[in-house]
């Protein structure tokens, strides 16, 4: 660049010390200790093995483990909503 997915699933410890949620705006988490590293644990979204081919099992690989991609942002509708789009994010390729 192409293409899928993205309302499901998983947290504890240690260092260290003020930010974090990608960016407005909102909310929101946070010295009960954010972020980030590292140690274990854990989930299964794709890839992968397995087999009873399934709302299946397994966790090697890449990813994840606050909140729908936290909600709005952009068009559109039957407009307390709702649907699509973009936007990131991640796998294959």
């Nucleotide at each position: 660049c192409u293409u899928a997915u993205c309302a499901a699933g998983a947290g504890u410890g240690g260092c260290u010390g003020a930010g974090g949620g990608a960016c407005g705006g909102g909310c929101c988490c946070u010295g009960c200790g954010a972020c980030g590293c590292c140690a274990c644990a854990g989930c299964a979204a794709c890839c992968u093995g397995c087999u009873u081919u399934a709302u299946g099992c397994a966790a090697g690989g890449u990813g994840c483990u606050a909140a729908u991609u936290c909600c709005c942002g952009c068009g559109g509708a039957u407009u307390u909503u709702c649907c699509g789009a973009g936007u990131g994010a991640u796998g294959a390729g």
SAM riboswitch aptamer (S box leader) from uncultured Eubacterium sp., 93 nucleotides, folded computationally. The organism belongs to Eubacterium, within Bacteria. Model confidence (mean pLDDT): 82 of 100.